[in-house]
RNA sequence: GGGCGUGUGGCCAAGUGGAUAAGGCGUCUGCCUCCUAAGUAGAAGACCGAGGGUUCGAAUCCCUCCUCGCUCA
Numbered sequence: 001g002g003g004c005g006u007g008u009g010g011c012c013a014a015g016u017g018g019a020u021a022a023g024g025c026g027u028c029u030g031c032c033u034c035c036u037a038a039g040u041a042g043a044a045g046a047c048c049g050a051g052g053g054u055u056c057g058a059a060u061c062c063c064u065c066c067u068c069g070c071u072c073a
Stems, first nucleotide, its partner, number of pairs: 001072005007066001010025003018056001027043005049065005
């Protein structure tokens, strides 16, 4: 340098054109407990790598760039 793939809350991860973007772990608060852990109820937290385009509507399709990975030379 060529080709392919990846990028969603602190971490993991679903979603593959149309409700306020699921869920798990973690965090915080209450209950429980002598205390802790466990259990239990609830809460906060992402507009989806960046910019542009298509569309009535984009995390989802297209283009460019960036990150990381695989691969060919």

Transfer RNA from Gonapodya prolifera JEL478, 73 nucleotides, folded computationally. Taxonomically the source falls in Gonapodya prolifera (Eukaryota, Monoblepharidomycetes, Gonapodyaceae, Gonapodya). The RNAcentral record of the sequence draws on ENA and Rfam. Its Rfam family is "tRNA". Rfam classes the family as a transfer RNA. Its mean pLDDT, the model's own confidence on a scale to 100, is 80.